Predicted 3D model of a 100-nucleotide RNA (Purine riboswitch aptamer) from Terribacillus halophilus. Of the family's consensus pairs, 100% are formed in the model. Its Rfam family is "Purine riboswitch aptamer". For this family Rfam cites "Adenine riboswitches and gene activation by disruption of a transcription terminator" (Mandal and Breaker, Nat Struct Mol Biol, 2004). Its mean pLDDT, the model's own confidence on a scale to 100, is 80.
């Protein structure tokens, strides 16, 4: 000096699920028709437009309506995509050292 097994080694590295967290989209919104409840009530059904965009297009708590046909405020997601994080988990594992 080389192979070869243990060890270093639950390192370090490197990819990255599940998850969070930001950005953008969309304002969980808008029109348009039909039925419906009425202060224990305020909803149901179909269409449409919004998005370099699939998916959705609702809930909850309040305010307001004095019995009318109309409803308005705050909070509260989910989908796409892109960016950070990143348990597990996988790749991969040198130097040193032991023994052969």
């Nucleotide at each position: 000096c080389u192979g070869u097994g243990c060890u270093u080694a639950u390192a370090g590295a490197u990819c990255g699920u599940a998850c969070c967290u930001c950005a953008u989209a969309u304002a969980u919104u808008u029109c348009c028709g039909g039925a419906a409840a009425u202060a224990c009530g305020g909803u149901c059904c179909g269409g449409a437009a919004g998005u370099c965009u699939c998916u959705a297009c609702c809930u909850g708590c309040u305010a307001c309506c004095g019995u009318a046909a109309a409803u308005g405020g705050c909070g509260g997601a989910c989908u796409a995509u892109g960016a950070g994080g990143g348990a597990a988990g996988a790749u991969g594992g040198a130097c040193u050292g032991c023994a052969u």